[in-house]
Molecule: small-subunit ribosomal RNA
Organism: uncultured delta proteobacterium
RNA sequence: AGAGUUUGAUCCUGGCUCAGAGCGAACGUUGGCGGCGGGCUUAACACAUGCAAGUCGAACGAGAAAGGUCCUUCGGGGCUGAUUAAAGUGGCGCACGGGUGAGUAACGCGUAGGUAAUCUACCCUCAGGUGGGGGACAACUGCUCGAAAGGGCGGCUAAUACCGCAUGAGACCACGGCAUCUCCGGGUGCCGUGGGAAAAGGUGGCCUCUCCAUGGAAGCUACCGCCAGAGGAUGAGCCUGCGUCGCAUCAGCUUGUUGGUGGGGUAAUGGCCUACCAAGGCGAAGACGCGUAGCUGGUCUGAGAGGAUGAUCAGCCACACUGGCACUGGAACACGGGCCAGACUCCUACGGGAGGCAGCAGUGAGGAAUAUUGGGCAAUGGGCGCAAGCCUGACCCAGCCACGCCGCGUGAGUGAUGAAGGCCUUCGGGUUGUAAAGCUCUGUGGAGAGGGACGAAAAAGGGCUGUUCGAAUAGGGCAGUCUGUUGACGGUACCUCUUUAGCAAGCACCGGCUAACUCUGUGCCAGCAGCCGCGGUAAGACAGAGGGUGCGAACGUUGCUCGGAAUUACUGGGCGUAAAGCGCGUGUAGGCGGACGGGAAAGUCGGUUGUGAAAUCCCUGGGCUCAACCCAGGAACUGCAUCCGAAACUUCUCGUCUUGAGUGAUGGAGAGGAGAGUGGAAUUCCCGGUGUAGAGGUGAAAUUCGUAGAUAUCGGGAGGAACACCAGUGGCGAAGGCGGCUCUCUGGACAUCGACUGACGCUGAGACGCGAAAGCGUGGGGAGCAAACAGGAUUAGAUACCCUGGUAGUCCACGCCGUAAACGAUGAGCACUAGGUGUCGCGGGAUAUGACCCCUGCGGUGCCGUAGCUAACGCGUUAAGUGCUCCGCCUGGGGAGUACGGCCGCAAGGCUAAAACUCAAAGGAAUUGACGGGGGCCCGCACAAGCGGUGGAGCAUGUGGUUUAAUUCGACGCAACGCGCAGAACCUUACCCGGGCUAGAAAAACAGGGAACCCGAUGGAAACAUUGGGGUGCCGGCAACGGAACCCUGGUCCAGGUGCUGCAUGGCUGUCGUCAGCUCGUGUCGUGAGAUGUUGGGUUAAGUCCCGCAACGAGCGCAACCCCUGUCCUUAGUUGCCAUCGGUUCGGCCGGGCACUCUAAGGAGACUGCCGGGGUCAACCCGGAGGAAGGUGGGGAUGACGUCAAGUCCUCAUGGCCCUCAUGUCCGGGGCUACACACGUGCUACAAUGGCUGGUACAGAGCGCAGCGAACCCGUGAGGGGGAGCCAAUCGACAAAAGCCAGCCUCAGUACGGAUUGCAGUCUGCAACUCGACUGCAUGGAGGCGGAAUCGCUAGUAAUCGCUGAUCAGCAGGCAGCGGUGAAUACGUUCCCGGGCCUUGUACACACCGCCCGUCACACCAUGGGAGUCGACUGCUCCAGAAGUGGCCGUGCUAACCCGCAAGGGAGGCAGGUCCCCAAGGAGUGGUCGGUAACUGGGGUGAAGUCGUAACAAGGUAGCCGU
Repeated sequence: AGAGUUUGAUCCUGGCUCAGAGCGAACGUUGGCGGCGGGCUUAACACAUGCAAGUCGAACGAGAAAGGUCCUUCGGGGCUGAUUAAAGUGGCGCACGGGUGAGUAACGCGUAGGUAAUCUACCCUCAGGUGGGGGACAACUGCUCGAAAGGGCGGCUAAUACCGCAUGAGACCACGGCAUCUCCGGGUGCCGUGGGAAAAGGUGGCCUCUCCAUGGAAGCUACCGCCAGAGGAUGAGCCUGCGUCGCAUCAGCUUGUUGGUGGGGUAAUGGCCUACCAAGGCGAAGACGCGUAGCUGGUCUGAGAGGAUGAUCAGCCACACUGGCACUGGAACACGGGCCAGACUCCUACGGGAGGCAGCAGUGAGGAAUAUUGGGCAAUGGGCGCAAGCCUGACCCAGCCACGCCGCGUGAGUGAUGAAGGCCUUCGGGUUGUAAAGCUCUGUGGAGAGGGACGAAAAAGGGCUGUUCGAAUAGGGCAGUCUGUUGACGGUACCUCUUUAGCAAGCACCGGCUAACUCUGUGCCAGCAGCCGCGGUAAGACAGAGGGUGCGAACGUUGCUCGGAAUUACUGGGCGUAAAGCGCGUGUAGGCGGACGGGAAAGUCGGUUGUGAAAUCCCUGGGCUCAACCCAGGAACUGCAUCCGAAACUUCUCGUCUUGAGUGAUGGAGAGGAGAGUGGAAUUCCCGGUGUAGAGGUGAAAUUCGUAGAUAUCGGGAGGAACACCAGUGGCGAAGGCGGCUCUCUGGACAUCGACUGACGCUGAGACGCGAAAGCGUGGGGAGCAAACAGGAUUAGAUACCCUGGUAGUCCACGCCGUAAACGAUGAGCACUAGGUGUCGCGGGAUAUGACCCCUGCGGUGCCGUAGCUAACGCGUUAAGUGCUCCGCCUGGGGAGUACGGCCGCAAGGCUAAAACUCAAAGGAAUUGACGGGGGCCCGCACAAGCGGUGGAGCAUGUGGUUUAAUUCGACGCAACGCGCAGAACCUUACCCGGGCUAGAAAAACAGGGAACCCGAUGGAAACAUUGGGGUGCCGGCAACGGAACCCUGGUCCAGGUGCUGCAUGGCUGUCGUCAGCUCGUGUCGUGAGAUGUUGGGUUAAGUCCCGCAACGAGCGCAACCCCUGUCCUUAGUUGCCAUCGGUUCGGCCGGGCACUCUAAGGAGACUGCCGGGGUCAACCCGGAGGAAGGUGGGGAUGACGUCAAGUCCUCAUGGCCCUCAUGUCCGGGGCUACACACGUGCUACAAUGGCUGGUACAGAGCGCAGCGAACCCGUGAGGGGGAGCCAAUCGACAAAAGCCAGCCUCAGUACGGAUUGCAGUCUGCAACUCGACUGCAUGGAGGCGGAAUCGCUAGUAAUCGCUGAUCAGCAGGCAGCGGUGAAUACGUUCCCGGGCCUUGUACACACCGCCCGUCACACCAUGGGAGUCGACUGCUCCAGAAGUGGCCGUGCUAACCCGCAAGGGAGGCAGGUCCCCAAGGAGUGGUCGGUAACUGGGGUGAAGUCGUAACAAGGUAGCCGU
């Protein structure tokens, strides 16, 4: 630091996803040790049990028991226990410590201040005091109520408990005065007068003074207390500035409300409370409401800014079952206090009572999930105490948990026959792998034994020294020193010895991102998956295995946070087309704002001081063996406040200025707006004339109009609407928009002049106004047009497109609506930044004074273009460039501009505007293709022109289908279907039935035997089984014997398979297409895909050639080179030929010859070479000459890059899979030949251009020895006999046929046609039944030229005629060839089909057989509405009123004080009553939110449902927006 994912590819936009770090975690698998930390995030749910706050006898009264001991009358008693326990009065503490996060959006918290508006127990310092009295109440005791908890009444008693009195430095209050400070409110200090108000004692010691007098008391003294005061420290209260979440679909809130005065209340300010008065206060800088939330230091992340978070530790706050309330107190409205109410739990004798773990442990519940009912006060800290000490679940430790971080170990060295085993394999090997074993070592952890801490310093007590108080050698305080005791953890850490490699490794991943690959299994199944995506028979993606990679006592998964994400953009984004400029203006608040000078100092900048707690982070150093962890110091805490200073900029203020802005004067331009009037053309209608049969309309028609007179035409009239030409990428307006002419009223812009004002400006949230069309309301108007509607057509349908009609509406007035693709898809303003060219308005110059032209200025409006910008397209002084200011808007697609809510509207609807759910994209621009019922150019038997066919018939053949035991298999539009098959009776043969074989029918190796081989026999359908006989060769060797080939038998490594997969493949082939194309290198252009070249102008059969050109070249194709054929020449002359000569049986037969034909080898020839014309001087084209042939002479071979997962595993080869007494193999028989049908390809015909009979002529190319087979003979014939000749230019098949000549037939189902059938035969073959061909005789069907449709062919072609060959025993109408005869037509390229090039559009890219929309049907999901219903929260009104404070009353009760001799009275107090306030509760009525609901609305999703075809190509009616 980035990566994956939209596309065929590209760039951009944009979302989704991943890699990182983190966690109080949880879950899965696994798990050796230790250290340091952490551990209910959920139910502030409910809690059993124990413990968590007491202490003081040196404040006070009272005071057991057990036990011990002594005495005893044996009943008991004394002493001790005991300065005791337990309890009470009293004091201090219980407001700390500990827990939790419910509530709280608040001065709650943070930070900085204020308190002149305050308090502060205990502690410290200073200074003063502590006198003298009184009356009670607990405990206790007696009686008594109650189940209990708890009371009631009477009696006794102490105090540091309570109450008068005295005293009063000082404090406080009132009044007066002085000084000083001041924020002007007041504060502080001093003085005077007056007023009310204090206290408590305890313990130890001593005898100097007094008394009793050993010693004590008073007293003295020391300490601890007590009272009043001043100060400090600490803590707390209150107030203020600033900061502190989401929703504006919460916009208005408020009556103690805001302020004042008086009063009350508090420690204290205050509307905190109350009465009265005033009517204020808050709010877009977000009041009020709703939701959520403890806040902070910090923590996590991040480069930072920021985002998220608020466990552990620390500060603050709030709470303590829920709600309310006060009491005590220095402090509480009080977690382990009280009262009341409520809910809940428990006890109960039913009358009443008790309780509050959000303290520590623990239980239940909830939950994915979070620990022991442990030890100890040894340390630290706290409460009480003089102290000893007691208490302390604070705390210190231990236990549990891999929850986290850190450290250690599970061994180290050596060890190659690279062992065995596993896995893979191309079978060679590779890998696991120095890994193991083996050998040599070590001893952390574990185990055993021994030693053994730090944490502890103290305090009390004792001794000594100094000092101080004191009368004191007493005692005490203070300082120092010596002594002195204490450890939960724990016999732990740590150390030493012994022991054994022995007891200690897993988890995830291995398609890309992302590091790591193979085999097997599975077969869109099972499964995986973070995203893209894997799996449909060879899966590196599933599962297992081997191997590998990563991390390691852990590893993965899930969840959450930040990051990556510049994907909310302050740092640091955008808005023409990707999401995004409000339809336009006026303008409020706000934001921003020209030049010069003076001042101020809010911002800004520099410095000072204070603060920014500690911890944390960072740096340095130190301590645990290291580390984690801990300690110390430093730095930092980017902040706030304070004071001093600076004055450039911003701001504020004062003064000035004119350039921004405005005013004025003059002038012209304009469909700018409003109102009134007016004109002509046209349509329609009405009237009249002329006139007659049609008109109208369309692709074609029809509906419609017209003989009742239309259309057409002429004249007249009515009425409404719109204004041709001018008219223009002209003008005006802010936009919408504005168009005949005239007048009235009126807005704005512009030019010129430079007089005036003096920054008056820009933008503009809200707000207000304007705002096309459609639409709405009321009233008019209504010619034309025209939703709806009707009819006619079209169509499968046609609720459309087309046609005929036609109502709202369109028009006017007034009022609504407020939206548009309201677009330049481009907010407004200002400034700056090359030009060129057109146009509109105004001006200046020059010219002759006008016009045009020319130069020039300002304003508007267009085009092109530089720099620059942009993803590209494009923009480009009219910016989308460069800057500034202000506003609006965007943040993936769908859901949805929808729902709900609110506002507006008469309605339609508009504005504002979500979520659930769902997808991995949706998009922009450009590129290459493909496609278009887009365009241009051009080809092809593509159409047209023409000839002949197919489609109808019969038959042949192939296919489908059907049938069958089997009808083997493959081929399926062109490009399957006379195709594989160039030969199915057996064989072939792969299929079926049956009978056999199992190392196999064929191959290789081994062993044994035998040579091979030949002839039989039996059974059998054959295969085969059984069996008899004959018979030896070749090589080496004398022989025995061995060897090679061959045969038989045996078992083994194995064979075999036309079994599957052509979608695993090679090879071969078809096809587009013999089409003219397909590419590359370098360069150039482009961010890139890619383009250029290859496009363009010509030309060609051709990317053929020429010219041009940022291209220049090149390759594969084209062409040529090759073959055949057409002319000639040369060579050669048998088997070919015969012109000349001779012979002849008259046949080139013979001699002879090689001229010719021919044969077959070589060459010549044709190249637009020549001429004319055209063309760009070119390529090339047209015409001509010559020539056998002319512009590629004709034909063939030759098939670019590629396409169709085209065809073939059944030619062959081959991976994988499958079968192995069978899916192999042999044999017999059957089937592939079936037959209601359907199709393809053919043959023969339908006849006279013919058929038949007879005669007669002329080919070419091939073929022949298991062959062709002559003559001749036989047969009507197929054929038979025969066997000459021929390995073939020699012999043979061989006759060619159509043709020609002659004759017959005469238009008929025939003398056409030959199917079918009968009989008889021939040939091949082991065998023609299923199932061959041919022959003869007989038979003579359909068929009279073929519907829709469709095929071939452009010349030696079509058509027609026969011949040959391959295959082959036999079988040809098929196929491959050959020659004979031998046409017609092409105007032309509009149309059909296919193709090439350029261009255009595209939402296609599996590429139009594409894509894709909506309803309906089905399933699932979330959601809106919904009669209602349920719940939560809450407002208002009313009722109610516990406890309690306060006010009032207080008749009842009453110790202290007062009066009084007393009785009694008074003051005060208590009970009680009452009033205000008020919690729960109740009633009523609203609001908000949520759950649920018959039914209902749309939405989303879902391999193969229905209907249509809306959109994308002119998408077949251009599309889209609003209505």